[in-house]
RNA sequence: CCCCGCCUAGCUCAAUGGUUAGAGCGUUCGGCUGUAGACCGAAAGGUUCCUGGUUCAAGUCCGGGGGCGGGGA
Numbered sequence: 001c002c003c004c005g006c007c008u009a010g011c012u013c014a015a016u017g018g019u020u021a022g023a024g025c026g027u028u029c030g031g032c033u034g035u036a037g038a039c040c041g042a043a044a045g046g047u048u049c050c051u052g053g054u055u056c057a058a059g060u061c062c063g064g065g066g067g068c069g070g071g072g073a
Base pairs, nucleotide, nucleotide: 001072002071003070004069005068006067007066010025011024012023013022018056027043028042029041030040031039049065050064051063052062053061
């Protein structure tokens, strides 16, 4: 320098262009327990990497930029 993939909650990941973006783990609170763990219930937690565009509507499609990973020269 060229090509490809990925970027969404603290972490690992879902989400056909269409309701208010969800799950597991973790965290906090409650239940249970002599205490803790396990188990059960609830809650908090999101500028969907940035920017522009397409569209009635974008996490999703398109352009540019950034980051990470892989391959090639």
Transfer RNA from a Candidatus Woesearchaeota archaeon, 73 nucleotides, folded computationally. The coordinates come from a structure-prediction model, not an experiment, and the mean pLDDT is 81. The RNAcentral record of the sequence draws on ENA.